[in-house]
Molecule: SAM riboswitch aptamer (S box leader)
Organism: Desulfitobacterium hafniense Y51
RNA sequence: UUCUUAUCAAGAGUGGUGGAGGGACUGGCCCGAUGAAACCCAGCAACCGGUAUUCGGAUGAAUACAACGGUGCUAAUUCCUGCGAUGGAAGCAUUGAUAGAUGAGAG
Numbered sequence: 001u002u003c004u005u006a007u008c009a010a011g012a013g014u015g016g017u018g019g020a021g022g023g024a025c026u027g028g029c030c031c032g033a034u035g036a037a038a039c040c041c042a043g044c045a046a047c048c049g050g051u052a053u054u055c056g057g058a059u060g061a062a063u064a065c066a067a068c069g070g071u072g073c074u075a076a077u078u079c080c081u082g083c084g085a086u087g088g089a090a091g092c093a094u095u096g097a098u099a100g101a102u103g104a105g106a107g
Base pairs, nucleotide, nucleotide: 001107002106003105004104005103006102007101008100013041015040016039017038021031022030023029025082027080028079042074043073044072047070048069049068050065051064052063053062054061055060078099083096084095085094086093087092
């Protein structure tokens, strides 16, 4: 960096360092000196590894448990939105993609 696949309505700090930015991008709308990003600690969750049981001829699958290891995450639904469909006179609503994020696998 590309492809495949699963998930994205829940959850998580009155901490320390740090000092002005941040929420991917567009347009919005927000967060921020009552302290942004980043780092540390703490926490959340349970994707992969782990354990148990069941099923299967087998690769394996399902369910449950734990949180030791590998990631991830800790304002707002992925903050809303960008393309299309449906309904509506319209504002708009619902929904499917796209894009994005994360895991796992492959190149």